[in-house]
Large-subunit ribosomal RNA, domain VI from a Verrucomicrobiales bacterium, 253 nucleotides, folded computationally. Model confidence (mean pLDDT): 89 of 100.
Context: one part of a larger RNA
C1' cells in the first nucleotide's frame, strides 16, 4: 500500500515445512526344519542406543550483583571493628536465571494408490499366457493420518461484536518483562500492584557485632539455627506510571 466504510477479536485451511531411525533381549520354542551341529518364519512383550522437541521438580554445572574463612599491604589516630588493592587476591559454599551430563515426551497404529515382484480369469493365437478387456495381493518409498506455519490464498476467505463523529479504535508519553539487537510482542498507567521501596515468608550462607564467662594467651563458650542476604512468593500506594497531545471522520469508488 492492497484486501472498496473504519475498527477489535476469533476462526477456516489453499499451500508450505518438520518428523519418518535402529538394535538387543524374552515368550512362542530349543518348536518347525535337520543324521547331527545348529536353528527359524509368522505373532506378542520388554528394554536400550543415537537423533529430535520442550522444560529446570530432581542430580549437577555456572552463578565477577549473596554469605563465610583467610594471606600481604594500606587507610579509617590506636585496640576492636571495618573499607580499598592484590586475577573476583585466594579459598569454601550458593538463590533466581541460563544450562546438560538431568527430567518428560516423540518415531506408533491405520487407510488408499502403487514399484519390483506374486497371482485370478482370459483371448488375440481351439493350446499356452498375470494383460490385450477385466479383477486381486504387495515396500522403510508416495498420498492421507500426526506436529508446526499459514488469507499478499491479489481467487486477498469466514464468523461475532463495536462506531457514524474528531466516534469506535490506535499511537505518542510513562512504569516494566513472560519479550527483546533496534523496531516488534506482552502486562500496566491512580477505576492502579507495572517497577522500585517497605513488611512477611521462602531460599542461601553458617553462628554477626556488642557484652558476659573461662583461659597467662592463641582462643573457646553463652546470649542466638544468630547476623547478613541478588534476581523468588505474597501483601502494602510510601515513590514513579502526571497533565495531555496526535492520528483516525461524517453511511462509505
Nucleotide at each position: 500500500c492492497g484486501u472498496a466504510g473504519g475498527a477489535a477479536a476469533a476462526u477456516u485451511g489453499a499451500g508450505g515445512g518438520g518428523u519418518u531411525c535402529a538394535a538387543a533381549u524374552c515368550c512362542u520354542a530349543g518348536u518347525a526344519c535337520g543324521a547331527g551341529a545348529g536353528g527359524a518364519c509368522c505373532g506378542g512383550g520388554u528394554u536400550u542406543g543415537a537423533c529430535g522437541u520442550a522444560c529446570c521438580u530432581c542430580u549437577g554445572g555456572u552463578g565477577a550483583u549473596c554469605c563465610a574463612g583467610u594471606u600481604g599491604u594500606u587507610c579509617c589516630g590506636u585496640c576492636c571493628g571495618g573499607g580499598g588493592c592484590a586475577u573476583u587476591g585466594c579459598u569454601g559454599g550458593g538463590c533466581a536465571g541460563c544450562u546438560a551430563a538431568g527430567u518428560a515426551c516423540g518415531g506408533a497404529a491405520u487407510a488408499g494408490a502403487u514399484a519390483a515382484g506374486c497371482g485370478c480369469u482370459g483371448a488375440a493365437a481351439g493350446c499356452a499366457u498375470c494383460u490385450a478387456a477385466g479383477c486381486g495381493c504387495c515396500a522403510a518409498g508416495c498420498u492421507a493420518c500426526u506436529c508446526c506455519c499459514a488469507a499478499g490464498a491479489u481467487a486477498a476467505a469466514u464468523u461475532u461484536u463495536c462506531c457514524c463523529u474528531g466516534a469506535a479504535g490506535g499511537a505518542u508519553c510513562g512504569u516494566g518483562g513472560u519479550a527483546g539487537a533496534c523496531g516488534a510482542c506482552c502486562a500496566c498507567g491512580u477505576c492502579g500492584a507495572u517497577a522500585g521501596g517497605c513488611u512477611a515468608c521462602g531460599g542461601g550462607u553458617a553462628g554477626a557485632a556488642g557484652u558476659g564467662u573461662g583461659g597467662c594467651a592463641a582462643c573457646a563458650c553463652a546470649u542466638g539455627c544468630a547476623g547478613c542476604u541478588u534476581a523468588g512468593u505474597a501483601g502494602u500506594a510510601c515513590u514513579a506510571a502526571u497533565c495531555a497531545u496526535c492520528c483516525g471522520u461524517u453511511u462509505g469508488g